[in-house]
The prediction has a mean pLDDT of 85.
A computed fold for a 484-nucleotide part of an RNA from a Patescibacteria group bacterium, annotated as small-subunit ribosomal RNA, 5' domain.
The source organism's lineage runs through Bacteria and Bacteria candidate phyla.
Context: one part of a larger RNA
Parts: sequence; C1' cells; structure tokens
RNA sequence: GGAUGAACGCUAGCGGCGUGGAUAAGGCAUGCAAGUCAAGGGGGUUGUCUUCGGACAACAACCGGCGAACGGGUUAGUAACACGUAGAUACGUACCUUAGAGUCUCGCAUAACCUGGGGAAACCCAAGCUAAUUCGAGAUAGUUCCCGCAAGGGUAAAGAUUUAUCGCUCUAAGAACGGUCUGCGGUCUAUCAGCUUGUUGGUGAGGUAAUAGCUCACCAAGGCUAUGACGGAUAGGGGACAUGAGAGUGUGAUCCCCAACAAGGGUACUGCGACACGGACCCUACUCCUACGGGAGGCAGCAGUCGAGAAUAUUCCACAAUGGGCGAAAGCCUGAUGGAGCGACGCCGCGUGCUUGAAGACGUUCUUCGGAAUGUAAAGAGCUUUUCUAUCUGAGAAACCUUCGGGUGAUGUUAGGAUAGGAAUAAGGGGCUGCUAAUCACGUGCCAGAAGCAUCGGUAAUACGUGAGCCUCAAGUGUUAUCC
Repeated sequence: GGAUGAACGCUAGCGGCGUGGAUAAGGCAUGCAAGUCAAGGGGGUUGUCUUCGGACAACAACCGGCGAACGGGUUAGUAACACGUAGAUACGUACCUUAGAGUCUCGCAUAACCUGGGGAAACCCAAGCUAAUUCGAGAUAGUUCCCGCAAGGGUAAAGAUUUAUCGCUCUAAGAACGGUCUGCGGUCUAUCAGCUUGUUGGUGAGGUAAUAGCUCACCAAGGCUAUGACGGAUAGGGGACAUGAGAGUGUGAUCCCCAACAAGGGUACUGCGACACGGACCCUACUCCUACGGGAGGCAGCAGUCGAGAAUAUUCCACAAUGGGCGAAAGCCUGAUGGAGCGACGCCGCGUGCUUGAAGACGUUCUUCGGAAUGUAAAGAGCUUUUCUAUCUGAGAAACCUUCGGGUGAUGUUAGGAUAGGAAUAAGGGGCUGCUAAUCACGUGCCAGAAGCAUCGGUAAUACGUGAGCCUCAAGUGUUAUCC
C1' cells in the first nucleotide's frame, strides 16, 4: 500500500448493486415451510332442482396413486477414494423419449360406515357391511430372463371414459442420474517407530442391483512401515477469493459442484431411490401435558425468542415472473423463488450550489503595535433547481388462462415523465517533531499527559491541554483485529 461476512469512537443528505449469526452442531414460545388427484374407489355432509326414482354443484374424512430421497439448512464429524483429476465396469434406474408385443378369466379381504365398549388424553378394542388402478389365484407370453446338456418347466397386466384419449404389463434401446473400483494430487507432528488376527491371501458357501473378508467355515502365514506405517493434533474438499511483477503465501463468507449431518447413539421398514431434517422403532439427556394409569416433542427450513458474545436483520408481501410436486385440465400447494423492510457492512454514483462582490466590514487569532491572517470568505446583487417538497401522470417485466365477453403484477403511493416553489433540506473525521503533507500563541512545569517507532514533558514544549491557522481524506473518517 491492498484486502475484510468485521467490531469500536466521532459524524451522517440521497440512490443503485451487493452483503449481514464467523461465538453456543446451545435451548426454543408462536405461526408458516409438502402436498395433490373427485377423470382410480365406495360411501358421507351441505345446498339447489325434483316427475320423489333421482339429478346437479360444492366440501372434505377414508381406501388407492404419485410426490414426500427434490427443493431449503448447517459444517459437528471426516486426513478418507471425502474431494479434485484421469480412468475402469461386475451393476441399478420411478418419471421422460423411441420401437415391438400384450391388456383374458376368476376370487378372498379391509378402511370409510354402522353397533357396542375402554381411556383424562394420545388413542385403542370387539362384532357387522362394502368398493377399487388395493390384494391373491389361474390362462397366455414369439423374443428376453431363471433352472436344465437337452427335452422340458417357471415368471405379467388395470382399468377409467364425455369414444377424444389417459393409463396398465413385458421386452429392447436412448437420455440423464446414480452405485462400485483404481492411478495420481493437496495439513502439522518422530518429544508418536513399530502396527495388524477378518488381520493378508486361498477354497467353498452365504449375501448384494453389483465386485469384494462384505459375512461365515476351513486352510496357509501373511499384509503395512524412515518414499514415515501406527498414534496424536488440526481440518469438510473443490471451482474460487485476497495479495503479489511473478514465483509464492494466506483464506475456503456470499454464488456454483461434491460430501457429511439432522437433540446424542443405534436399527431396520416402505420404496426406482433413504437406512429418510418437518417418516417409524429402541436407548439416553432435556422440555412439556397428566385424572399419576400414561402420553407428547425435536427451527443446523423462514421469521422470531432466550442465552453466550466485540458482533450480525422483519414473528413483512406475493405466487405476477422463474422453477418444483400433483392433476386430463381448470387449478391447488410451494418461507424454493420473486420482492419489500432494517444495518454507511462494502463497492459505485450524485449532492450539500454557480457568477459577481473591498487594497479587504464586524468578530477572532497573531503582532516588531506599523500591521498581518482568517478572506471573495461573509453581507449585498444576479442566476440555476441536480436534490427536496407538493400535485398530476405513469411503464416494461405477460408468457398464459378463458365461459371468447374477458381475466391475471407482489414489487407499486415503483422507475420514468410533467408542473409549481424556493439556495432552499444536506460536512465531518483525523492530523500538523522526524518518518509524513501541514505552525503559531497561551496554559501546564518529568505534573497532568502523549506515543506506531525514535521519543516528548523537570518555566519560553512547533510532540501534553485549549484557541487560531494550516494539511489531508470526505458521507465518511480514525482506531483495533487478521492476511498478503
């Protein structure tokens, strides 16, 4: 000199774009953050009409489907195939695309509902009834897949319907995504020198989507290590960011990719996918409810609160746009996202007027008492209106949807534009001995104090305090901390 997710002091007019819990992965009141489908199913409630048969519309509980494994958060753990890079293959894939084939015949239940009962509650039990794209059985299946030398045997489906279509099953391929394996690369420590028994390899079996001591039985005795094993400490990794001429050094906030985690620990279930933040079960700690028998909970989602801290924001608006889930669609949901609010936290931009005006007012400071400085500065005169205030006007961002008439912008009292008014609404911080741009006077008297370093202060202090002047940066300016 540059930089910062900064903090603190003094000061402060506006706008744009960014950015904001770095400490306690500490505890959390409250609200919201994942639903959707009535064109899969039976029934229900309400309303309207009724030819009393029913029809239509709306609502939402239940069964069923898809989603909930995405999106969002955090960085505790992890020195590891976690990440980066370059490869490998023994594997998987719901939705999407392409192509081919098929979609036949039956059956048993159960929720809702009704009845009865238990419980403070959470919720539970018993009996009865019913449907399906729920569940089960059979048929068929060229090709594929499994068993088998072969012959042969085995494995599938779901309908809805306004007749337009939307689905369902099997097979093959694609797209994209994922699993696994390997070479190489990136911290400190030897005051850590030996480590290892599923350990290293083999055979067989099990297991997985798949390779493999992944697991097990048996057999062998191996495997790693000064090119640092093992242990300890620290740490999420990368793209990047800061600085630097570069080499390098330091960092890993925001944004993007990957990983890991979800009060601490463990386990599996469902499912294409999880060993699952807003699913389940168990143990532990903590909090809450209780009729004391028993129950409920998990903000490292968005806000917000307490705590600790030098320190970090609103319990806001909207689904209008982009994207996601579901749906045939209309649409619904979406604290993702789009926006607004707060903070000079950062960067950038603008303003706080412009011209004229005395050999130069007043005041103040200094003085050699003559004067000098503040200083065209002020006052005065003329001008302008960026900003400001008031009124009026006012977009783009829109694509879509539709009953074909039309409807849809949170931001937004927006941006922008017009008119009017009046210099009106707007300057401070630090420094002035040297380094280092800028000095005088008074006060103080090794005191009070200053200080980054050298140092300054003991009676004329350009270094302390005050005033005047000056220098410098400027809506900021200094200090502190950290990095180059």